Annotation:
The RNA shown here (transfer RNA) has 75 nucleotides and comes from Sedimentisphaera salicampi. It matches the Rfam family "tRNA". By type it is a transfer RNA.
[in-house]
RNA sequence: UGCGGGAUAGAGCAGGCUGGUUAGCUCGUCGGGCUCAUAACCCGGAGGUCACAGGUUCGAAUCCUGUUCCCGCUA
Numbered sequence: 001u002g003c004g005g006g007a008u009a010g011a012g013c014a015g016g017c018u019g020g021u022u023a024g025c026u027c028g029u030c031g032g033g034c035u036c037a038u039a040a041c042c043c044g045g046a047g048g049u050c051a052c053a054g055g056u057u058c059g060a061a062u063c064c065u066g067u068u069c070c071c072g073c074u075a
Stems, first nucleotide, its partner, number of pairs: 002073006010027004020058001029045005051067005
């Protein structure tokens, strides 16, 4: 310099290709149950500007453009 991949809850990830119900899973966290008690197990809850900005569309996490950051390859 060019190319490719990635950015979604506190952590790790799925969903995107094919736009449409309330964005979901595991762990963590909070409350409750169980227990003499803890762990384990069971039930429930909270937590998300879907990196940022713009565009297309009746409707965008999803499609298009630009930007930022991270990783890899290349010179």